[in-house]
RNA sequence: GAGGGUGUAGCUCAGUUGGCAGAGCACCGGAUUUUUAAUCCUGUGGCCGUGGGUUCGAGUCCCACCACCCUCACCA
Numbered sequence: 001g002a003g004g005g006u007g008u009a010g011c012u013c014a015g016u017u018g019g020c021a022g023a024g025c026a027c028c029g030g031a032u033u034u035u036u037a038a039u040c041c042u043g044u045g046g047c048c049g050u051g052g053g054u055u056c057g058a059g060u061c062c063c064a065c066c067a068c069c070c071u072c073a074c075c076a
Stems, first nucleotide, its partner, number of pairs: 001072007010025004019056001027043001029041003049065005
């Protein structure tokens, strides 16, 4: 340099045909328990990588860029 993949909560990941952004774990609070752990209940937490575009409406479609991963090529 060329091609491909990934990017969504603190972590791991879903998100269907474009139509209210979610789950598990973790965390806050509470219940239970002599205490811890475990269990149960409740709650917090989001610029959907960045910037544009299309659309009544974008996590989803289009373009550019950024980061990471894989393959190939080049240099050495």

This is a predicted structure of a 76-nucleotide RNA (transfer RNA) from an uncultured Planctomycetota bacterium. It matches the Rfam family "tRNA". The coordinates come from a structure-prediction model, not an experiment, and the mean pLDDT is 80.